[in-house]
Molecule: small-subunit ribosomal RNA
Organism: metagenome
RNA sequence: GGGGGCGCCGGAAAGUAGAGUGGCGCACGGGUGAGUAACGCGUGGAUAAUCUACCCGCGGGUCCGGGAUAACUUCGCGAAAGUGGAGCUAAUACCGGAUGUACUGAUCGGUUCAUAAAGGACCGCUCGGUAAAGGUUGCCUCUGAUUCAAGCAAUUGCCCACGGAUGAGUCCGCGUCCCAUUAGCUUGUUGGUUGGGGUAAAGGCCCACCAAGGCGACGAUGGGUAGCUGGUCUGAGAGGAUGAUCAGCCACACUGGGACUGGAACACGGCCCAGACUCCUACGGGAGGCAGCAGUGGGGAAUAUUGGGCAAUGGGCGAAAGCCUGACCCAGCAACGCCGUGUGAGGGAAGAAGGUUUUCGGAUCGUAAACCUCUGUCAGGAGGGAAGAAAUGCAAGGGAGCUAAUAGUUCCCUUGUUUGACGGUACCUCCGGAGGAAGCACCGGCUAACUCCGUGCCAGCAGCCUCGGUAACACGGAGGGUGCAAGCGUUAUUCGGAAUUACUGGGCGUAAAGCGCGCGUAGGCGGCGAAGUAAGUCAGACGUGAAAUCCCUCGGCUUAACCGAGGAACCGCGUUUGAAACUGCUUUGCUCGAGUCCGGGAGAGGAUAGCGGAAUUCCGGGUGUAGGGGUGAAAUCCGUAGAUAUCCGGAGGAACACCAGAGGCGAAGGCGGCUAUCUGGACCGGUACUGACGCUGAGGCGCGAAAGCGUGGGGAGCAAACAGGAUUAGAUACCCUGGUAGUCCACGCCGUAAACGAUGGAUGCUAGGUGUCAGGGGGGUAUUACCUUCGGCGCCGUAGUUAACGCGAUAAGCAUCCCGCCUGGGGAGUACGGUCGCAAGGCUGAAACUCAAAGAAAUUGACGGGGGCCCGCACAAGCGGUGGAGUAUGUGGUUUAAUUCGAUCAAUGCGAAGAACCUUACCUGGAUUUGACAUCCUCCGAAAGCCCUGGAGACAGGGACGUGCCCUUCGGGGAACGGAGAGACAGGUGCUGCAUGGCUGUCGUCAGCUCGUGCCGUGAGGUGUUGGGUUAAGUCCCGCAACGAGCGCAACCCUUGUCUUUAGUUGCCAUCAGGUAAAGCUGGGCACUCUAGGGAGACCGCCCGGGUUAACCGGGAGGAAGGUGGGGAUGACGUCAAGUCAUCAUGGCCCUUACGUCCAGGGCUACACACGUACUACAAUGGUGGGCACAAAGGGCAGCGAAGCCGUAAGGUGAAGCCAAUCUCAAAAAGCCCAUCAUAGUUCGGAUUGCAGUCUGCAACUCGACUGCAUGAAGCCGGAAUCGCUAGUAAUCGCGGAUCAGCAUGCCGCGGUGAAUACGUUCCCGGGCCUUGUACACACCGCCCGUCACACCACGAAAGCCGGUUCUACCCGAAGUCGCCGGACUAACCCGGCGCUU
Repeated sequence: GGGGGCGCCGGAAAGUAGAGUGGCGCACGGGUGAGUAACGCGUGGAUAAUCUACCCGCGGGUCCGGGAUAACUUCGCGAAAGUGGAGCUAAUACCGGAUGUACUGAUCGGUUCAUAAAGGACCGCUCGGUAAAGGUUGCCUCUGAUUCAAGCAAUUGCCCACGGAUGAGUCCGCGUCCCAUUAGCUUGUUGGUUGGGGUAAAGGCCCACCAAGGCGACGAUGGGUAGCUGGUCUGAGAGGAUGAUCAGCCACACUGGGACUGGAACACGGCCCAGACUCCUACGGGAGGCAGCAGUGGGGAAUAUUGGGCAAUGGGCGAAAGCCUGACCCAGCAACGCCGUGUGAGGGAAGAAGGUUUUCGGAUCGUAAACCUCUGUCAGGAGGGAAGAAAUGCAAGGGAGCUAAUAGUUCCCUUGUUUGACGGUACCUCCGGAGGAAGCACCGGCUAACUCCGUGCCAGCAGCCUCGGUAACACGGAGGGUGCAAGCGUUAUUCGGAAUUACUGGGCGUAAAGCGCGCGUAGGCGGCGAAGUAAGUCAGACGUGAAAUCCCUCGGCUUAACCGAGGAACCGCGUUUGAAACUGCUUUGCUCGAGUCCGGGAGAGGAUAGCGGAAUUCCGGGUGUAGGGGUGAAAUCCGUAGAUAUCCGGAGGAACACCAGAGGCGAAGGCGGCUAUCUGGACCGGUACUGACGCUGAGGCGCGAAAGCGUGGGGAGCAAACAGGAUUAGAUACCCUGGUAGUCCACGCCGUAAACGAUGGAUGCUAGGUGUCAGGGGGGUAUUACCUUCGGCGCCGUAGUUAACGCGAUAAGCAUCCCGCCUGGGGAGUACGGUCGCAAGGCUGAAACUCAAAGAAAUUGACGGGGGCCCGCACAAGCGGUGGAGUAUGUGGUUUAAUUCGAUCAAUGCGAAGAACCUUACCUGGAUUUGACAUCCUCCGAAAGCCCUGGAGACAGGGACGUGCCCUUCGGGGAACGGAGAGACAGGUGCUGCAUGGCUGUCGUCAGCUCGUGCCGUGAGGUGUUGGGUUAAGUCCCGCAACGAGCGCAACCCUUGUCUUUAGUUGCCAUCAGGUAAAGCUGGGCACUCUAGGGAGACCGCCCGGGUUAACCGGGAGGAAGGUGGGGAUGACGUCAAGUCAUCAUGGCCCUUACGUCCAGGGCUACACACGUACUACAAUGGUGGGCACAAAGGGCAGCGAAGCCGUAAGGUGAAGCCAAUCUCAAAAAGCCCAUCAUAGUUCGGAUUGCAGUCUGCAACUCGACUGCAUGAAGCCGGAAUCGCUAGUAAUCGCGGAUCAGCAUGCCGCGGUGAAUACGUUCCCGGGCCUUGUACACACCGCCCGUCACACCACGAAAGCCGGUUCUACCCGAAGUCGCCGGACUAACCCGGCGCUU
């Protein structure tokens, strides 16, 4: 010398930050719905039982004093939160006194209002009690005075009283969910004109005392659930559901309790205590409360930003500036909702490409696109750019009030200025450019919208019905379409439809539903007349019914959504005025409802006592002897110890034959011999009396069949259980023999039944007919007849009613009143609870779960071990068979490389009227690929035929010959055929007969099946078509709400039986003639037979009888034939998803060098067995041998094939004749005559096998037929069972034909010989008609019940265990308020003392 720190002083920051005292606010606003079933809410009232800070009006006041205490300073304690001691100080903080219009307490008096009552309002006298606070600014008029304040003034506070406004408290009427399986609850409970406490305020709100009440079926108490409302959703409305957003009220603020402060709280972001939880801690102790706004975690199917701003609106405080405000205004997120808008518009047919589909023509996407011409919303880029703002404040100016004031201040007006989160947002302009912007669900019906492919009861769909098993509009995909659209679907929920809880607006005979019946309480309902009243009712007025919402009108955002204004409405409640018909109430009458009285007759009405005969059983005795009894038949059982039977006597119990009836009585259950006693009800007649006294009837009370239970009797018969015998697969049954409870009586329980008329009670009204109550009762009449009337019991029936059936004055009709009951089936009349019972059990009475129905009546069928009538070789009566044998044939099964395939009564000698190859579809092997066959294209060549080689053959290779037809311009072309090539295509006896056509079988040649119109029925449907007769027949007749008609029946057709006519060759031969061994052989003839054309005939036509004078039936005559003469053809509507994709045709699917085609061989012919259909037999009514006789119908030229000859024969040879009334197959056989066999495995039977042959055929091995010789099996008439046939039939005998090279015991035909039997319809089978029942309708091969096994689901019970909620008794008991007792503290106040001052 410089810098710094600390201390002190002054200025500025600044009277600011911060703290504190005081005032006001924090009870508003915001959130949530836990609690609450309540005066909580809604609505209307009351408060004369009350309060109300701030705000407004009015009047008055604001005087005199006092002592403290925060902050602050200082000293401590504690980790913290916090807190203690000492000291200072202020107020609009606190305290004392005064005054008091007034307020208020008490006594008394007066006026008035009102009430059920207590009471209220006002006025007056007297006594007592109760107030206060100042601040800010300006000024000097008054007072004092120096500026100035103690003065004045303005303003803002403060106190008292009254009034207003606002808000609140309290009370009351009415309304406000479910459970009665919650029926009794209550002691401060209920009341007190008693007394007190408490509150702003009435009150058991609290206390003392007194009384014993109060509530409850009009639902108390208890339990469950729930905030309430305006409204919202739905609905035509009435209702139903709901209570988000907005608005009103209430309640709550971690859970529970409590008070404090305050005008208001028992207080969301206050306090205290307890509890649970979280956090801090130094372990001593503390802190906290998002149901405020955001946000986090958790939970969940699921629900947003830790945004901006106080600019607006609103709130609090303030004098104001202003501060605070997650109220609020905005923004963000989410298609969550509502609304508006866009994703383009116009033109554009070659109807492009492409997709899909196709009947291959097309159709469709589709003017859609492309392309042309335009527009410009939204989005994008660029530029501009609001309204929402008016205030307050400030500044200036003006006016008015207060005042002494031209200070000041307050109010008003004008001008200027200040304020925008949203937001550079809305909006506007420009730019470019169709550019960036469509999805979702559905398409079987409901329900708008259809095809293809894939899949194949799989995958899947599905709201309901249901769809999917090879043609899926239903699954999945595609194309197309439909509906909505920035959305569309799904899920959940509510209302609707649902008249399906029925108030509007349902029911109860049989569908769910009438209490088993009566008496009767509450309640509901109630006859005729009059008067009054005015509660209900009706009308008017007034108040209220918040706003918003809904509705109407108008207006504002471009529109709309949204918003604003006005109106209407809010159907309610209250007050008041009026009306008086109806209901109610009061009064007074009436007699017809109801009842009483008198006189009658009827009755199984009830109770008690007594009496009677018949019968059963038992006991005693007699007679008497071997059985009785019982059943479908038997047996158990009884009986020689004497039953049953019979006679006499006795005992005992129960029930009362005939009368007896659709009859009578009773409330129902129920009541039946006779007599007596007691007793209820109904009915008829009379009209005397009462005067609505009535009806119904929740609860309640009583009665209540049978069975059952308790106690005591009784016990003949009967008879659960039980025993035995039968029956049966079994028979814990039905039948039989026994038999105990019980049945009977007394007393007491039970309380149920198909307790039924499946029909509650009462009253009135609404056609008839008929019977009955021996003679119900009355009247008329002489009367039993008849008429009429009242009351029962029945039948039929009109209107009406009913879903129908049915009901129909005894209603289920038309009405009124009251009660009970129902709301899909099962679970279930069960469980739990309650209650009754001795028990059995009764009454009351759910849910889970599960189903898509359960049910009523009627219809048509089908069915019935339902009924009636009737048919059929259906049974019966007969004859002959099958089933036993051998063989043939078909099938099953088995086998096989293959044994191809199909076919259920109605397949099985069937497809097949001909499997050695072929057929052939199967198997093995070998080949082939535009193919064995069709069409088209190109090229070559006529084709066909012939020869050679390889091969099992198909086929492959080679060779020779060699050209026709049509046209021709002479080049060639065309048709047919063959070869080569390419591709479209061929081909398939591969699948589906359950995708089909056609054809066929079957019921069944059964008599049925239908239609039109009419009529009946809501309808399905019926009638016709049923009924009485009759028929073979829905055949015909009669009747009939039917009248007609169709398909069937019958007839018409064919054939056969008689006659006639025509015609006579190939047929015939009577007459005539010829002729032969004989012969229609010849002439001749057409008479006969016959042939084949036409016609006649038969129709119950005639007679008799029956029958309805009918249809028709029986008999008879005549006739060839007689009652459809015999036979055939002919098969209704339909049934069986009957049969056939293998006759054929055909949709779809499948194969395409093979699942096609060709070839060889094999197989279809196998063989332990089973079945069907046949043949041949078992013999003498026969076999064998010989002789003799008589058919019909057919076939024949790639054929039938004569005579003759050969062969034992099959057959061969032969060739005449014949395209057929000519020739031929062709012999008919059984039969008749003669002979033989003699009952036997044979002279029966012929299988099987051997050998030898014949024929067909390319070929008889697998695998043909036939012949001869030899062989000579089974079989001696067939178990159970089963088939055919009623007359020229069965049986028996032969003949022919189709197929076919050959192969027939099969099939289809033909004739010969030629019976028996049918009483009859009970039974078996099938069928027709009528009727009946039905829970069947893929229809009895239907439907359907229960147990058991396993798994799962749901609900009950269960020894116990755990939790929640609530009640009662008792114990401990925080905070807190009030009271009491005790102790302590205390400035201002009081008393006392001392001191000081005056």